[in-house]
RNA sequence: ACAAUAGCCGAGGGGCACCCCGUCGCGAAUCGCGGGGUUGAGACGCACCCUUUGAACCUGAUCCGGCUGACACCGGCGGAGGGACGGCGAGAUCGACCGAG
Numbered sequence: 001a002c003a004a005u006a007g008c009c010g011a012g013g014g015g016c017a018c019c020c021c022g023u024c025g026c027g028a029a030u031c032g033c034g035g036g037g038u039u040g041a042g043a044c045g046c047a048c049c050c051u052u053u054g055a056a057c058c059u060g061a062u063c064c065g066g067c068u069g070a071c072a073c074c075g076g077c078g079g080a081g082g083g084a085c086g087g088c089g090a091g092a093u094c095g096a097c098c099g100a101g
Base pairs, nucleotide, nucleotide: 001093007088008087009086010085011051012050013049014048016045017038018037019036020035021034022033023032057082058081059080063076064075065074066073
């Protein structure tokens, strides 16, 4: 030099959806509960992600196109608008100088 770095500590921000089956005197629907499944980092775990170098996440949105059993599942929207910080801080490697032998 790498380095306003990686990492660590504390603090803070955030999301948790969608189907299928069963159950609740008979039939239907809804709610609740239980089981299974889809996507994902994460679908209730003090786990996961994000903290302005901010697409973590929210609004737009009961949005538009695609896919699916269904869904922010994929894409658009998005060079749109919002959105949460303080401290400590390397190793390896590379280069320069000094010293011992």